[in-house]
Context: one part of a larger RNA
RNA sequence: UUGGGCGUGAAGCAUUUGUAGGUGGCUUUUCAAGUCUGCUGUAAAAUCCUAGGGCUCAAACCUGUACAGGCGGUGGAAACUACCAAGCUGGAGUACAGUAAGGGUAGAGGGAAUUUCGGUGGAGGGAUGAAAUGCGUAGAGAUCGGAAAGAACACCAAUGACAAAAGCACUCUGUUGGGCCAACACUGACACUGGGAGUUUAAAGCUAGGGGAGAAAUGGGAUUAGAUACCUCAGUAGUCCCAGCCAUAAACGAUGGAUACUAGGCGCUGUGUGUAUCAACCCAUGCAGUGCUGUAGGUAACGCAUUAAGUAUCCCGUCUAAAGAGUAUGUUCGCAAUAAUGAAACUC
Numbered sequence: 001u002u003g004g005g006c007g008u009g010a011a012g013c014a015u016u017u018g019u020a021g022g023u024g025g026c027u028u029u030u031c032a033a034g035u036c037u038g039c040u041g042u043a044a045a046a047u048c049c050u051a052g053g054g055c056u057c058a059a060a061c062c063u064g065u066a067c068a069g070g071c072g073g074u075g076g077a078a079a080c081u082a083c084c085a086a087g088c089u090g091g092a093g094u095a096c097a098g099u100a101a102g103g104g105u106a107g108a109g110g111g112a113a114u115u116u117c118g119g120u121g122g123a124g125g126g127a128u129g130a131a132a133u134g135c136g137u138a139g140a141g142a143u144c145g146g147a148a149a150g151a152a153c154a155c156c157a158a159u160g161a162c163a164a165a166a167g168c169a170c171u172c173u174g175u176u177g178g179g180c181c182a183a184c185a186c187u188g189a190c191a192c193u194g195g196g197a198g199u200u201u202a203a204a205g206c207u208a209g210g211g212g213a214g215a216a217a218u219g220g221g222a223u224u225a226g227a228u229a230c231c232u233c234a235g236u237a238g239u240c241c242c243a244g245c246c247a248u249a250a251a252c253g254a255u256g257g258a259u260a261c262u263a264g265g266c267g268c269u270g271u272g273u274g275u276a277u278c279a280a281c282c283c284a285u286g287c288a289g290u291g292c293u294g295u296a297g298g299u300a301a302c303g304c305a306u307u308a309a310g311u312a313u314c315c316c317g318u319c320u321a322a323a324g325a326g327u328a329u330g331u332u333c334g335c336a337a338u339a340a341u342g343a344a345a346c347u348c
Base pairs, nucleotide, nucleotide: 004319005318006317007302008301012316014200016198017197021193022192023191025088026087027086028085033081034080035077036076037075038074039073040072041071042070050064051063052062053061091190092187093186094185098180099179103176104175105174106173107172108171109170110153114149115147116146117145118144119143120142124135162167205245206244207243209241210240218234219233220232221231256315257314258313259312260311261310264293265292266291267290268289269288270287271286272285273284274283297304322347330341331340332339
């Protein structure tokens, strides 16, 4: 390379928007580029294959016939792809009517705990397996009243909801994004994927300014053979806010996206329909999502199984024994830390 793969063996980019490109619904027409086909030219000879021949045979040599693919010319076919023209509504989208939600963002409000101040009061209190350090007659702890600050929001809470992913939860308001269902009005293939490029991206970390209730590092006390720990008393960076970087995670469903098809059973969420009713339920059923179980099928097995890892099509990414190594070197980005791209020798 031909191939074969990517849940767990190497391998799905962290996510998304979208350019080029690739691929693309139904009906009719044009055309003949792809496609199919007739004829024809070229394809040097030698070589190879094959039918023969003469050197005694063989190799070598001599004569002849070719097959197949390639490129070109010319004539034809019109199913499929492309093109031209016209149309359709099932894919996709728009409008109208509803609806659910911790989706984003900005503002306002709230209670509990912690801390602190004052009154009463007068000796311990706290911690732990047990203690000690630490706190307390300069009045602690307890109790009553007041105040401030920062961070996080008990119960509800769920196998539940929403979001592209990261993620998202006290309450209310403004603003804003997406989804779903119903009805069937409009556009008429407007679609899918997506190299390069851009967006967003937990925690930690970095820069500048605030803030600082709990807390890596660090110090003290214990435990222990030791204890750079678990326990305990303190405590800095950071955690929080604002502005800007960083761009990585077991960023996981370890499972790329889209479409179609292929037994059931049992739930939950949203929303319809039928039946029923004063009404809410109950019962049956449709669509969208989210779970459990399980048949066919496929899998090395585990397990998957209409939310596929089944059956097919399209597009992208990616893998090719281990170790060296996500290292060296070069380049790009970054304030830095690092990130991205990414080998070879040697060894087995």